Predicted 3D model of a 177-nucleotide RNA (FMN riboswitch aptamer (RFN element)). The sequence was found by an Rfam model in a public genome assembly.
RNA sequence: AAAAUUCUUCGGGGCAGGGUGACUGCGGAUUGUGAUUUUCACAGCGAGCGGAAUUCCCUACCGGCGGUAAAGUCCGCGACCCGCGUAAGGCGGCUGAUCUGGUGACCGGAAGAGCUGACAGCAUAAUGCUCCGGAAUUCCAGAACCGACAGUAUAGUCUGGAUGAGAGAAGAACACC
Numbered sequence: 001a002a003a004a005u006u007c008u009u010c011g012g013g014g015c016a017g018g019g020u021g022a023c024u025g026c027g028g029a030u031u032g033u034g035a036u037u038u039u040c041a042c043a044g045c046g047a048g049c050g051g052a053a054u055u056c057c058c059u060a061c062c063g064g065c066g067g068u069a070a071a072g073u074c075c076g077c078g079a080c081c082c083g084c085g086u087a088a089g090g091c092g093g094c095u096g097a098u099c100u101g102g103u104g105a106c107c108g109g110a111a112g113a114g115c116u117g118a119c120a121g122c123a124u125a126a127u128g129c130u131c132c133g134g135a136a137u138u139c140c141a142g143a144a145c146c147g148a149c150a151g152u153a154u155a156g157u158c159u160g161g162a163u164g165a166g167a168g169a170a171g172a173a174c175a176c177c
Base pairs, nucleotide, nucleotide: 005173006172007171008170009169010168017058018057019056023051024050025049026048030044031043032042033041034040035039060157061156062147063146064077065076066075067074072145073144081093082092083091084090098143099142100141101140102139106134107133108132109131110130114122115121116120149160150159151158
C1' cells in the first nucleotide's frame, strides 16, 4: 500500500412575478309555495363586495450515485411501483427524456532534425514541432425534452409515507509487511 472483517459519519434540489376562477363567505333587490294581518319557513333567481390553484395558463426554477473527456437526456446503479416470501435479508420484474453546429483531452498515420524568447532543458529514434485523419449525446454556442405513488382544483417544485430506505463517499479499528 492492497484485500477481507467489524464499526462510525455523511449521503436530493426546486415556482420569484403575473393571469384565470372550480369552489366559497357576505349580500341590496326580487319570484313562487305553505302557514299567515304585519310576519315566518322552504325553494328559486341574484346586482354588488371579498376569498380562492406553489396543481390550470404565461413565466420562473431544480437535477441522487458510479463509469466515461467534466453527463438530468450515453452505459450501469439507486429510488418509486409490481411479484415470490409469515417477515427480514434476498431473488425476479418494471423503470422518463437530445438534437444541430463548433472546439479538441486523447488516438492513429506521414515526414525527418531540431524544439522552446533566453538561461536551461528536451530529442538521436520517433519525444516535441509540422501535416493528414479520427475523436465529447459530457466541454462551448443555440434550440429542445424528461421527471414514481397518495392527498388536494389537474403537482418534477406544496403536504405525506420519510427523523424511512439507498446507490455510494469519507474515515477508524483489527490484521499483515